[in-house]
Context: one part of a larger RNA
Molecule: small-subunit ribosomal RNA, 5' domain
Organism: metagenome
RNA sequence: GAAUGAACGUUGGCGGCGUGGAUUAGGCAUGCAAGUCGAGCGACGGAUUCGCUUUCGGGCGGAUUACGGAGCGGCGAAAGGGAGAGUAACGCGUAGAUACCUGCCCUCAGAUUCGGGAUAGCGGGGGGAAACCGCCGGUAAUACCGAAUAAUGUCCCCGGACCAAAGGUUUCGGCCGUCUGAGGAGGGGUCUGCGUCCUAUUAGCUUGUUGGUGGGGUAAAGGCUCACCAAGGCGAAGAUGGGUAGCGGGUGUGAGAGCAUGACCCGCCUCACUGGGACUGAGACACUGCCCAGACACCUACGGGUGGCUGCAGUCGAGAAUCUUCCGCAAUGGGCGAAAGCCUGACGGAGCGACGCCGCGUGCGGGAUGAAGGCCUUCGGGUUGUAAACCGCUGUCGGGGGGGAGGAAAUCACUUCGGUGUUGACCGAUCCUCGAAGGAAGCGCAGGCUAAGUUCGUGCCAGCAGCCGCGGUAACACGAACUGCGCAAACGUUAUUC
Numbered sequence: 001g002a003a004u005g006a007a008c009g010u011u012g013g014c015g016g017c018g019u020g021g022a023u024u025a026g027g028c029a030u031g032c033a034a035g036u037c038g039a040g041c042g043a044c045g046g047a048u049u050c051g052c053u054u055u056c057g058g059g060c061g062g063a064u065u066a067c068g069g070a071g072c073g074g075c076g077a078a079a080g081g082g083a084g085a086g087u088a089a090c091g092c093g094u095a096g097a098u099a100c101c102u103g104c105c106c107u108c109a110g111a112u113u114c115g116g117g118a119u120a121g122c123g124g125g126g127g128g129a130a131a132c133c134g135c136c137g138g139u140a141a142u143a144c145c146g147a148a149u150a151a152u153g154u155c156c157c158c159g160g161a162c163c164a165a166a167g168g169u170u171u172c173g174g175c176c177g178u179c180u181g182a183g184g185a186g187g188g189g190u191c192u193g194c195g196u197c198c199u200a201u202u203a204g205c206u207u208g209u210u211g212g213u214g215g216g217g218u219a220a221a222g223g224c225u226c227a228c229c230a231a232g233g234c235g236a237a238g239a240u241g242g243g244u245a246g247c248g249g250g251u252g253u254g255a256g257a258g259c260a261u262g263a264c265c266c267g268c269c270u271c272a273c274u275g276g277g278a279c280u281g282a283g284a285c286a287c288u289g290c291c292c293a294g295a296c297a298c299c300u301a302c303g304g305g306u307g308g309c310u311g312c313a314g315u316c317g318a319g320a321a322u323c324u325u326c327c328g329c330a331a332u333g334g335g336c337g338a339a340a341g342c343c344u345g346a347c348g349g350a351g352c353g354a355c356g357c358c359g360c361g362u363g364c365g366g367g368a369u370g371a372a373g374g375c376c377u378u379c380g381g382g383u384u385g386u387a388a389a390c391c392g393c394u395g396u397c398g399g400g401g402g403g404g405a406g407g408a409a410a411u412c413a414c415u416u417c418g419g420u421g422u423u424g425a426c427c428g429a430u431c432c433u434c435g436a437a438g439g440a441a442g443c444g445c446a447g448g449c450u451a452a453g454u455u456c457g458u459g460c461c462a463g464c465a466g467c468c469g470c471g472g473u474a475a476c477a478c479g480a481a482c483u484g485c486g487c488a489a490a491c492g493u494u495a496u497u498c
Base pairs, nucleotide, nucleotide: 001498002497003496004495006494007493008492009491010490013360014359015358016357017356018355019353020352026316027315028314030313031312032311035075036074037073040072041071044068045067046065047064048063049062050061051060052059053058082271083270084269091196092195093194094193095192096191097190098189100188101187102186105184106183107182108181109180110179111178112177113147114146115145116144122137123136124135126133127132153162154161155160167176168175169174197243198242199241204234205233206232209231210230211229212228213227214226215225216224246268247267248266249265250261251260252259253258273294274293275292276291277290296307297306298305299304324350326349327348328347332346333344334343335342336341363393364392365391366390373384374383375382376381397439399434400433401432402431406427407426412421413420414419442487443486444485445484446483447468448467449466453482454481455480456479457478463470464469
């Protein structure tokens, strides 16, 4: 000098774009953050309408429905969002490899036949303070099961054996699905070469250890696992141990080489109160799923239950230190749905903080008798200083009122098939108008390095200080004033990196 997710001190006008829990991966009140589909299903409720009945309150039955949500079922919930505790490792980076899997999507080929038994909801009757849980009866399906069909699939001793499905809707044209096989796209699993911090005041480490045969297991190669056999494998080119740490794209600095670093954004990995485990599923060993154990907290009728903010806000604590319990799904994206649409603290916005960068303003022109005041003085004057007053002008920003382009064309609705209409949380330009110099300057420094000095006070005191060093009676170095220098909505200090 440059830089920072900064903090502290003094000061502080406006805007744009960014950015903001770095410490206790400490504990959390409250609300929200993952639902959706009635065009898969049965029942129920509502509404409309018709019939019967009535004690005139209503009741019963049928039909329709663009309505509602509990239940069964499907898809999603493995994404998106957060954090960096662990990890020195095929974790990451790079270059390759294949023994593998792949829901939704695309392409192609074929199929979609006939049956069955349950179960929730519901009704009845119980237990429990609650959470919730048995018993009896009965019901549906794109839920479940059987049979048929069976190759281009799987197995094979090459003879053969085996394996599937579901319907819904319709304006009757279709449309959405279901099953099997092959391919694709995108995604993932696994393996390998090379690279990846400090420490030798860590020198030896290893028994599923290293290899083989066979069995098991996995989507998949493999000591992944097991039995048996052999005795190997790694290491001074640093094994093993210890410490520290997520890695990369990048970022800071630097002429570069390098050094330092990994906030925000993107990719990968890992974690979800702590430890362990599996279930479901195309995919998890699963942040707001399940089970067990533990610590902690809460409810309790003492028998027993409930919870997990390292999601968005917010709170306590610790800390030098880090924000609103805001608005909206209008846009982009995601889930579900045929669609309308619903959900979305992702996201889009607004709020707070000079935390950073950038832009703008705090006025412009004239104005000497060089006013007053301040400071200095050799007492003549000098300086502050065209600075002010005063005169004229302008209207940036801020303030009041108005205005509304654009961010939004898709979907959808209507249509004479040309088009027309619908949708903005928030921001809001150019522009019109009112008003008035009015509301807007500080901070550090002045001995040398280093740009800018005088007076007074103090008297090795009080104090300053980045280094050299100042202060013991004329201190350009302390404190104050005046003056000057530097930067400026900032200026200094501290910390850290180059």